[in-house]
RNA sequence: AGGGGAGUCGCCAAGCGGCAAGGCAGCAGUCUCCAAAACUGCCAUUCGGAGGUUCAAUUCCUUUCUCCCCUG
Numbered sequence: 001a002g003g004g005g006a007g008u009c010g011c012c013a014a015g016c017g018g019c020a021a022g023g024c025a026g027c028a029g030u031c032u033c034c035a036a037a038a039c040u041g042c043c044a045u046u047c048g049g050a051g052g053u054u055c056a057a058u059u060c061c062u063u064u065c066u067c068c069c070c071u072g
Base pairs, nucleotide, nucleotide: 001071002070003069004068005067006066007065010024011023012022018055026042027041028040029039030038048064049063050062051061052060
């Protein structure tokens, strides 16, 4: 320098045009003498950043940043 892959909540991880699942952790509550466990509820106006297409973008296009792999 060229090619490929990955970036989504504190961590892991789905979704791939119709407005963001789930688990762990955390917070609040129920229960208990207290705690744990169990159960209930809450928890991503910006899905790495910036533009574009579209009525609508995590999803498609361009560019850019970080990490990994391959070629030279």
A computed fold for a 72-nucleotide RNA from an uncultured Clostridia bacterium, annotated as transfer RNA. Its mean pLDDT, the model's own confidence on a scale to 100, is 83. It was read from a public genome assembly. Rfam family: tRNA. Its family is annotated with triplet codon-amino acid adaptor activity in the Gene Ontology. The family's RNA type in Rfam is transfer RNA.